RNA sequence: GCCGGGGUGGCAGAGAGGCACUGCGCAGGCCUUGAGAGCCUGUGUCCCUUUGGGACGCGUGGGUUCAAGUCCCACCCCCGGCG
Numbered sequence: 001g002c003c004g005g006g007g008u009g010g011c012a013g014a015g016a017g018g019c020a021c022u023g024c025g026c027a028g029g030c031c032u033u034g035a036g037a038g039c040c041u042g043u044g045u046c047c048c049u050u051u052g053g054g055a056c057g058c059g060u061g062g063g064u065u066c067a068a069g070u071c072c073c074a075c076c077c078c079c080g081g082c083g
Stems, first nucleotide, its partner, number of pairs: 001082007010024004018066001025043006044056005059075005
């Protein structure tokens, strides 16, 4: 230099045009004499008139589309192969 695969919450992954989800971890609660296990709830950022609501967020920047994590282009990074 060329080809292929990949980059999604603190971590590991799913999601391949229409709800950003699951597990682990973490926080609170239930249970217990206490703890563990188990069970329940919560867990990206910002804003607002906060029992709630809105916008943004999937490596970076553009493009296509009514609509993009997903399709296209360029670039960055990681892994593998070829030279």
A computed fold for an 83-nucleotide RNA from Archaeoglobus sulfaticallidus PM70-1, annotated as transfer RNA. The sequence is in RNAcentral, with records from ENA, GtRNAdb and Rfam. A source record names the gene tRNA-Ser-TGA-1-1. It matches the Rfam family "tRNA". Rfam's curators write: Transfer RNA (tRNA) molecules are approximately 80 nucleotides in length. Rfam classes the family as a transfer RNA. Its mean pLDDT, the model's own confidence on a scale to 100, is 81.